[in-house]
């Protein structure tokens, strides 16, 4: 310098004008409370509110998908059985995880490194498309070999021999062919031809022994011809984990239709208005109250418990405020422990909180990248530098909060490492 691989980070900056939200202050208005004053009136405090004024702060690396895991909240939490769901090499990290780190095994790459939905297929059941003879009790299309008989050719006086082509009976699994896969490989022996049929070496599997490692597993040796197909993201088996719902969770206050009680006023004595307190609506139909409706054990059954209301339809009322709400498994820096994920300790910091849902729009300058053009500048001759014009600057938007994963993302920066070439 070129090509590559992995990790971390940023994701526009400045200014002007206009606008939005929370909070704080001011001010205007409204309400309440006491106080001063004989009165008129006066100021004070508290609360609410605004086309008003000022100030601080105001989205993300993914706020997204809502796919996992937790916190938090409510419900449930005698017992037994069955089912369901999830996870799946090993060790560690963590609040927890299906996440992360390290390692093991298998596969890919010269390499840095990457990929793995990575328990069990000699418990059972099931499936294996197309092609092919045969796909699970393996099998025989071409082929190879033996035997019988026939035809033809050659030799022979003949018997017969040799060669060859069909046919029939058998043997084989070497070679060809099909397939994702045909059930070890190479060689020698063996044979009619062959074959783990026998042997040597190699590969795998099983058993035994020794060594290393916390472990997955690895290394070495011996024995056994044992050579055994794949799929478990098919059922299934094994091990471990697993209550349900979600901030519209949940809580407090106010209001309300209808009704009751009390006080007061009006009245034609039927009733009505106003105020205060309590309750929380009306109508119709069905089922049910010890012969048990319905509910709970949040998948089901047994069993147990509660139990006087429950279900459906129609109509009416309120549809407001506050809490939950953001300071937390929080962020940054440093020491120490650890290969690492991460943890301990110390110091510093506080950064949105809406409720139809704010965080925006326009303009100017700068910046980055691409394209086109110019150049009296530079060099290793194709680029670089400078100038001008032009286009683009992403994905996307908090809603209870965290930890992850996944997906989207214009452009850019930094670091470690690998391979190749050249130079020292």
């Nucleotide at each position: 310098c070129g090509a590559g691989c992995c990790g971390g980070c940023c994701g526009g900056g400045c200014g002007g004008c206009c606008g939005c939200g929370u909070c704080g202050g001011g001010u205007g208005c409204c309400g309440g409370c006491a106080c001063c004053g004989a009165g008129a009136g006066g100021g004070g405090c508290c609360g609410g509110u605004g086309u008003c004024c000022c100030g601080c702060c105001g989205a993300g690396g993914a706020a997204a998908g809502u796919c996992c895991g937790g916190g938090c909240u409510c419900c449930a939490c005698a017992g037994g059985g069955c089912a369901g769901g999830g996870u799946g090499g090993u060790g560690g990290g963590u609040a927890a995880c299906g996440c992360c780190c390290a390692c093991c095994c298998g596969g890919g790459g010269c390499g840095a490194c990457c990929c793995g939905c990575g328990g069990g297929a000699a418990a059972g059941u099931g499936c294996c498309a197309c092609a092919g003879a045969a796909a699970g009790c393996a099998g025989a299309c071409c082929g190879c070999c033996c035997c019988g008989g026939c035809g033809c050719g050659c030799g022979g006086g003949a018997a017969c021999g040799c060669g060859u082509g069909g046919c029939g009976g058998g043997g084989c699994a070497a070679g060809g062919g099909u397939g994702a896969a045909a059930g070890g490989g190479u060689g020698c022996g063996g044979u009619a031809a062959g074959a783990g049929c026998g042997c040597a070496c190699c590969a795998g599997c099983g058993c035994c022994c020794g060594g290393g490692g916390u472990g997955a597993c690895c290394c070495g040796g011996g024995c056994g011809g044992c050579u055994c197909g794949g799929c478990a993201a098919a059922c299934c088996c094994c091990a471990c984990c697993u209550g349900g719902a979600g901030c519209a969770a949940g809580g407090u206050c106010a209001a309300g239709a209808g009704g009751g009680c009390g006080g007061u006023c009006c009245g034609g004595c039927a009733g009505g208005g106003c105020c205060g307190c309590c309750u929380g609506c009306g109508c119709a139909g069905g089922c049910g109250u010890u012969c048990g409706a319905g509910g709970g054990c949040u998948g089901c059954c047994c069993g147990c418990c509660c139990g006087a209301g429950c279900c459906u339809g129609c109509g009416g009322g309120u549809g407001g405020a506050c809490c939950g709400c953001u300071g937390g498994a929080g962020g940054c820096u440093g020491u120490c422990g650890g290969c690492a994920a991460c943890g301990c300790c110390a110091g510093c910091c506080c950064g949105a909180g809406a409720g139809a849902g704010a965080u925006g729009g326009c303009c100017g300058c700068c910046g980055g990248c691409g394209c086109g053009g110019g150049u009296u500048c530079c060099c290793g001759a194709g680029g670089g530098g400078c100038c001008c014009g032009u286009g683009c600057c992403a994905c996307a938007g908090a809603a209870c909060c965290c930890g992850g994963c996944u997906u989207a993302u214009a452009g850019g920066c930094c670091g470690a490492c690998u391979c190749g070439u050249c130079c020292g």
A computed fold for a 424-nucleotide RNA from a Frankiaceae bacterium, annotated as Bacterial RNase P class A. It was read from a public genome assembly, where an Rfam model found it. Its Rfam family is "Bacterial RNase P class A". By type it is a ribozyme.